[in-house]
């Protein structure tokens, strides 16, 4: 000097998950009239969440076919980041997991619940805006 790894602090990111500790903030569910639905009910149904749909292959289910479930590889759709905001471009990623327990459309009053966990940016690209500093 270069590269890698680890720790701490600051900062940043996903997320509702933060603090001014409060009649706090943020987030979720249940729950009337009206409206919607006139059907759907083991082919169960529903909720949080971006995390759904679909093609093919393989495996399992007594045999064939089909269906269902799981795994993998694609596609479509959806979501996040690249350190002011928005739009565009480009690039890199994610598309899980869990819960209720046969039951829930919307829904005022009302009732109930959560406020965790995990990580580290690989473009000063274009346009429009906003702001800061310095000088006159």
């Nucleotide at each position: 000097a270069u590269a890698g790894u680890g720790a701490c602090a600051u900062c940043u990111c996903c997320g509702a998950a933060u603090u001014a500790u409060a009649c706090a903030g943020c987030g979720g569910g249940g729950g009337a009239c009206c409206c919607a639905a006139u059907c759907u009910u083991u082919u169960g149904g529903g909720g949080u969440g971006a995390a759904u749909c679909u093609a093919g292959a393989c495996u399992a289910u007594g045999c064939c076919g089909g269906g269902u479930a799981g795994u993998c590889u694609g596609g479509a759709g959806g979501g996040g980041c690249a350190a002011c905001u928005u739009g565009g471009g480009u690039g890199c990623c994610c598309u899980a997991a869990c819960c209720c327990g046969u039951c829930a459309g919307c829904u005022a009053a009302c009732c109930c619940c959560g406020u965790a966990g995990g990580a580290g940016u690989u473009c000063a690209c274009c346009a429009a805006g906003c702001g800061u500093a310095u000088g006159u």
Molecule: c-di-AMP riboswitch aptamer (ydaO/yuaA leader)
Organism: Bacillota bacterium